Predicted 3D model of a 738-nucleotide part of an RNA (large-subunit ribosomal RNA, domain II) from Candidatus Komeilibacteria bacterium RIFCSPLOWO2_01_FULL_52_15. The RNAcentral record of the full RNA draws on ENA and SILVA. Its Rfam family is "Bacterial large subunit ribosomal RNA". The coordinates come from a structure-prediction model, not an experiment, and the mean pLDDT is 82.
Context: one part of a larger RNA
RNA sequence: ACCAACGAGUUAGUUACGUGUUGCUUAUUUAAGCUCUUUGGAGCGAAGGUUAAGUGAAAGCGAGGGUUAAACGCCCGUAUCUAGACUUUGAUCUUGCCCCGCGCAAGCGGGAUGAGAUCAAUUUCUGGAGUGCAUCACGUACUAGACCCGAAACCGGGUGAGCUAGCCAUGACCAGGGUGAAGUCUCGGUAAAACGAGAUGGAGGCCCGAACCCACAAGCCGUGCGACACUUGGGGAUGAGUUGUGGUUAGAGGAGAAAUUCCAAUCGAACUCGGAGAUAGCUGGUUCUCCUCGAAAUAGUUUUUGGACUAGCCUGUACCGUUAAGCACCGGAGGUAGAGCACUGGAUGGGGUCAGAUGGAGCAAUCCUACUGAUCCUAAUCAAACUCCGAAUGCCGGUGUGUAUUGGUAUGGAGUCAGACCAUGGGGGCUAAGCUCCAUAGGUCAAAAGGGAAACAGCCCAGACCUCAAUCUAAGGUCCCUAAAUUGCAGUUCAGUGUAGAAGGUGGUAUUGCGACUUAUACAACUAGGAGGUUGGCUUAGAGGCAGCCAUCCUUUAAAGAAAGCGUAACAGCUCACUAGUCAAGUCGCUUUGUGCCGAAAAUUCAACGGGGCUAAACUGCAUACCGACGAUGAGGAUCCGCUUACUUUAUUGUGAGCGGGUGGUAGAGGAGCGUUCUCUGCGCACUGAAGCGGGAGGGUAACCGACCGUGGAGUGCAGAGAAGUGCGAAUGUUGGU
Numbered sequence: 001a002c003c004a005a006c007g008a009g010u011u012a013g014u015u016a017c018g019u020g021u022u023g024c025u026u027a028u029u030u031a032a033g034c035u036c037u038u039u040g041g042a043g044c045g046a047a048g049g050u051u052a053a054g055u056g057a058a059a060g061c062g063a064g065g066g067u068u069a070a071a072c073g074c075c076c077g078u079a080u081c082u083a084g085a086c087u088u089u090g091a092u093c094u095u096g097c098c099c100c101g102c103g104c105a106a107g108c109g110g111g112a113u114g115a116g117a118u119c120a121a122u123u124u125c126u127g128g129a130g131u132g133c134a135u136c137a138c139g140u141a142c143u144a145g146a147c148c149c150g151a152a153a154c155c156g157g158g159u160g161a162g163c164u165a166g167c168c169a170u171g172a173c174c175a176g177g178g179u180g181a182a183g184u185c186u187c188g189g190u191a192a193a194a195c196g197a198g199a200u201g202g203a204g205g206c207c208c209g210a211a212c213c214c215a216c217a218a219g220c221c222g223u224g225c226g227a228c229a230c231u232u233g234g235g236g237a238u239g240a241g242u243u244g245u246g247g248u249u250a251g252a253g254g255a256g257a258a259a260u261u262c263c264a265a266u267c268g269a270a271c272u273c274g275g276a277g278a279u280a281g282c283u284g285g286u287u288c289u290c291c292u293c294g295a296a297a298u299a300g301u302u303u304u305u306g307g308a309c310u311a312g313c314c315u316g317u318a319c320c321g322u323u324a325a326g327c328a329c330c331g332g333a334g335g336u337a338g339a340g341c342a343c344u345g346g347a348u349g350g351g352g353u354c355a356g357a358u359g360g361a362g363c364a365a366u367c368c369u370a371c372u373g374a375u376c377c378u379a380a381u382c383a384a385a386c387u388c389c390g391a392a393u394g395c396c397g398g399u400g401u402g403u404a405u406u407g408g409u410a411u412g413g414a415g416u417c418a419g420a421c422c423a424u425g426g427g428g429g430c431u432a433a434g435c436u437c438c439a440u441a442g443g444u445c446a447a448a449a450g451g452g453a454a455a456c457a458g459c460c461c462a463g464a465c466c467u468c469a470a471u472c473u474a475a476g477g478u479c480c481c482u483a484a485a486u487u488g489c490a491g492u493u494c495a496g497u498g499u500a501g502a503a504g505g506u507g508g509u510a511u512u513g514c515g516a517c518u519u520a521u522a523c524a525a526c527u528a529g530g531a532g533g534u535u536g537g538c539u540u541a542g543a544g545g546c547a548g549c550c551a552u553c554c555u556u557u558a559a560a561g562a563a564a565g566c567g568u569a570a571c572a573g574c575u576c577a578c579u580a581g582u583c584a585a586g587u588c589g590c591u592u593u594g595u596g597c598c599g600a601a602a603a604u605u606c607a608a609c610g611g612g613g614c615u616a617a618a619c620u621g622c623a624u625a626c627c628g629a630c631g632a633u634g635a636g637g638a639u640c641c642g643c644u645u646a647c648u649u650u651a652u653u654g655u656g657a658g659c660g661g662g663u664g665g666u667a668g669a670g671g672a673g674c675g676u677u678c679u680c681u682g683c684g685c686a687c688u689g690a691a692g693c694g695g696g697a698g699g700g701u702a703a704c705c706g707a708c709c710g711u712g713g714a715g716u717g718c719a720g721a722g723a724a725g726u727g728c729g730a731a732u733g734u735u736g737g738u
Stems, first nucleotide, its partner, number of pairs: 001738006011144003015141006022134003027050003033044004054061002064076004080129006088121009098111005147285002150282001154275006165249009174239001176208003179204001183200006212236003216233004251267001253263003260269001288673006298311005312416002314413007326401007338389001339387002344383003348379009359368003419445004423440006450461003465637004470633003476627003479612003485624001487623006498614001504598003508595003513590005525582005531555003536550003561576001564575003638663010674727001676724010692711004698705002
C1' cells in the first nucleotide's frame, strides 16, 4: 500500500411536549397484590394519577376571578355539534268517515274525529365528530458516558533502589619507573644548643605510565555492531580512588560535591491497578436508494467574539381564504444629489473708513507711507459636522388592479452567527491593495453544471428530470488550428498601430471652420538693385548701420531701416527688410475632430494577439447571411402539484383519462422504498443437490431482483406481522492476510 472482517444517534425513565394509531368516552387508567393457567397469558384488584372550572402573587372567591378607593372599562375564563329511530305537543297540507246549515242535485260553508306527509319543539335510544383518558409507534427535549474515537492532567490503593544516587556492613584490587618530606645515624660545629654536610629513611588528594575508572577532541555510525557503539588521540591512576557481595532510604516521597540530576531504555514529580466510558465550547470520522422543498454567514445579549441563547431566513402539519410582490392614481413626511452664500465658518483680488505700526518730512502740531487688525462696499469662490433653496429615487397611508408552490395565524423539526468577489453610494487608507468597514428587498459564487472570456469559484450569456446523428437562437464569433463570411458598402491607419501605459512633445496623415494674399501675376526659386546727406550726435584709443547712450529725420527713387543678422581693431566685405524683372497657379496662417509617431528599461529564448500568421484576417459606421449552450422549439418517457372528468371508496379515498404548471442544489426539514440478522404464522424448495462462491439471459427510476450454467455438499426461500448488535471508502481507525 492493497484485500477481507470488525467499526459510530443506542438503551432506560412510567419524565415532558407534539403527531399518528387503537380502545373507551355511562370520563379514563390501574399499581402493589391475589386467583387461575395449556407458562403464551387471562381474570380480579380505584389505592393513586390525569380529566370534568376557572382565576389570583396569595389568602381566597368561584361561572366567574383579578385589576381598583370604585370600574364606563381592561385581562383571563364559562363545551358541545350532528345523523337516524322512537314518545308527546303544536302549525300547515292531503284524504277517509260522522253531524249541522244551504241546495232538486252536483256542490259549498262550519264542527268533531281517524290516517298520512312536511316543519318546529320535546322524551328515550343508537351512531359519528369533538373533548378527555389510556396503549403502541415515531420525532424532539431533559436526566443518565448518551453518535464514536482522542488528551495533557487530578485522586486513591499498591509495586519497585537486581538500573541509578547516597549511606551502612564485610571483602577485593591498583604492572613498572621517578621524585626523595619528616624522623634517625655519623661527621663537622657549639660551653651546650642551634646550624651545616653525608648517609639512612620512604612521606605525598606528588610526577610518568599499564590494568582499572572516566569521557576532553575529531572522525565514523546515524533503517547502526549499538535505543549513545566504534576508531585515533585525551584525563585520573595511594585516593574526596576503583570494585564484589549483603543491606537500607519510596513518589504529597527518597537520593543529590546541585545538572530539574537520578529513582529499572519512563522523571518539573516513577510504574501499576482502580475512580473511569474523567472532561474536551477542540480536531477527525459517522456506513443503502429515490422523491418534494430548501437556508444562513445578520440583529440583540453574552468572562462574549472559531461557543451559545432569542429573533431573522428553511421545512412539515393544521386552519384562514385574496390578503403578497409588482403596477397605476391620489394624499403625505423629509433636507440627500445638485445648487447657493441669506446664517456659521474658510480662503482671494480691488476700493473706502477706523485703529495700530515701520520709515520719511517737520521745532512741534501734523502730513505721506510698506505693513497688520477690525469693519463696510464690490468681484469671483469653498464646506461631512453651513443652508435663502432643493430634486430624482426610495419610504408611509389610501383606492384600484394584480391571483402565484403568494400571504397570514398556530404548532413539530432544523441548520446558520468565519462569508467571497463584482456594480453602485460612502467612511478609513495614499480617491494604494486580490486592503478594510458600512449601505442597496443589487448581482453571482457559496449551494450552479452548460456556452463565452486561451487557461480562470465571484465577470458576460444561461438555470442541467431522462432520451433523440431534429430545428432556432444568447453571449461570443465566422483565414488555418476551430463550427461558421477570405461577405457587401463607405471611410481611417503603414505604426505589425491593432497585440499594455502617463505628463509632455509631434511640418505623420485624414477632416472641420475662419482669415489673409493672388492673372493689377500671389508663394517659392532665379537675375538685378538695396542709394545719397552721412563716418547722424554723444561716448571712445577707435565706434564708419551693427560695444554702449540719445535721436531715428530729409533727399533721389521702381525700391532701399540713421538698419534685422554674420563679419572687421575700426573700416571693408556677405546677407536681410524693401523694389523691378523672369516664371506661372494657387499660396500662407490659425482652428475642430479622427487615427498614428516619440516618450517606452529586468532579470532561464520568443512570452504585452491562445498559436500560425494577417496590411486586413486592424480600426470606425451601416447592412445581410451563417455558426454557436445541458437555453428555446419539436418527438417520446418518468415524477410532483393544481384543476376537470369517469368509475370507485366510510372518506376530495384509490385508479384511469385530459388540461395547466413544476422537477440544479450544500447545511437542513419532510415523504416513499431496497437490502441484512433473528422471532411468530401460513405456504413451499432441497443429495434427482440447500446456503455460499464464479458467471449471467433478462427485469426494475434506484437501492436491488434474477431464469439458467458451473462450483459446492446440507440446509433454505416466499408472503403477512414483529424485533434490531441493520448497510463503510475515508476516523495518522482495529485485527488478520498478501